[in-house]
Context: one part of a larger RNA
RNA sequence: CUGGGCGUAAAGAGUUGCGUAGGCGGCCCGUUAAGCGGGACAUGAAAUAGUGUGGCUCAACCAUACUGCUAUGUUCCGAACUGACAGGCUAGAGGAUGAGAGAGGUUAUUGGAAUUCCCAGUGUAGGAGUGAAAUCCGUAGAUAUUGGGAGGAACACCGAUGGCGUAGGCAGAUAACUGGCUCAUUCCUGACGCUCAGGCACGAAAGCGUGGGGAGCAAACGGGAUUAGAUACCCCGGUAGUCCACGCCGUAAACGAUGGAUGCUAGCUGUACACCGUAUCGACCCGGUGUGUAGCGAAGCUAACGCGUUAAGCAUCCCGCCUGUGGAGUACGAGCGCAAGCUUAAAACAU
Numbered sequence: 001c002u003g004g005g006c007g008u009a010a011a012g013a014g015u016u017g018c019g020u021a022g023g024c025g026g027c028c029c030g031u032u033a034a035g036c037g038g039g040a041c042a043u044g045a046a047a048u049a050g051u052g053u054g055g056c057u058c059a060a061c062c063a064u065a066c067u068g069c070u071a072u073g074u075u076c077c078g079a080a081c082u083g084a085c086a087g088g089c090u091a092g093a094g095g096a097u098g099a100g101a102g103a104g105g106u107u108a109u110u111g112g113a114a115u116u117c118c119c120a121g122u123g124u125a126g127g128a129g130u131g132a133a134a135u136c137c138g139u140a141g142a143u144a145u146u147g148g149g150a151g152g153a154a155c156a157c158c159g160a161u162g163g164c165g166u167a168g169g170c171a172g173a174u175a176a177c178u179g180g181c182u183c184a185u186u187c188c189u190g191a192c193g194c195u196c197a198g199g200c201a202c203g204a205a206a207g208c209g210u211g212g213g214g215a216g217c218a219a220a221c222g223g224g225a226u227u228a229g230a231u232a233c234c235c236c237g238g239u240a241g242u243c244c245a246c247g248c249c250g251u252a253a254a255c256g257a258u259g260g261a262u263g264c265u266a267g268c269u270g271u272a273c274a275c276c277g278u279a280u281c282g283a284c285c286c287g288g289u290g291u292g293u294a295g296c297g298a299a300g301c302u303a304a305c306g307c308g309u310u311a312a313g314c315a316u317c318c319c320g321c322c323u324g325u326g327g328a329g330u331a332c333g334a335g336c337g338c339a340a341g342c343u344u345a346a347a348a349c350a351u
Base pairs, nucleotide, nucleotide: 004322005321006320007305008304012319014202015201017200018199022195023194024193026089027088028087030085031084032083034082035081036078037077038076039075040074041073042072043071049067050066051065052064053063054062055061092192093189094188095187096185097184098183099182100181104178105177106176107175108174109173110172111155116150117149118148119147120146121145122144126137127136163170164169207248208247209246210245211244212243216242217241221237222236223235224234259318260317261316262315263314264313267296268295269294270293271292272291273290274289275288276287277286300307301306324351325350326349333344334343335342336341
């Protein structure tokens, strides 16, 4: 160097977008001859190795002759494949045209139910809470009920193994702006592609900074219970926070615990969207195609569980990662951060 792996045993980076360097790359023709194949010449030390012969009584060991040794350079030839150069193609990729679905994103406006609080009316002794209680609220009139008002947050039903988004994630309604996707036509460009170390960007919740906001909920905290104790589980309160704007943080069981791309390899059933056919006055129905999303399964794979055209099957390309357990995702160093901390990342030692 080659050789093994990464759903659950160690191992897919949180995510793709942009994507640099690098690696890899469709079909046809021509040229070239760098890679590639062949010939010739030169070099390819000694020891080692193989064969023969000889010397130590044998052997190991040693000597000697011949052979072998990766490879390099020069030159000539070849042209299938890779590369380079030139030309062409349309199956990859992208664009155009016409439709369509959607909680995709941002901003603004707006609606009803409910909780809480305030004001007023009715009304009277309880209410709340629990396994049972108590703390707690209430004759200064609570709970209940009716009317009015304030304010914040979240959007019942529809609602779904449903949809959209690269991931995180996204749900009342309306409007504006805006990203992506699918289908149909097969009109245009003509390999423009795939992956991607570093880099840039995004990234739930919690947390941090400044300024607002604060209904409900609720770390911390106070009280009541329980208990041997109870720094908990249960109950009564309750502050940060949860919400908004701007700026940080950069982590999650960030999960499909499954990197991306392309091609190939039985089917059946549901569902979403688009289109085509059939049917019809038209639709529904029925059949088909494409894209997505689910359930079951042939072959095959797998240690098993299971996966199975959305592969964990069969192959190719590129990246990331793993190498017993503890020490340890720690120390030190470095970078980033206001901090919390994050990223990178050992060793001694033990077993």
Model confidence (mean pLDDT): 82 of 100. This is a predicted structure of a 351-nucleotide part of an RNA (small-subunit ribosomal RNA, central domain) from an uncultured bacterium. The RNAcentral record of the full RNA draws on SILVA.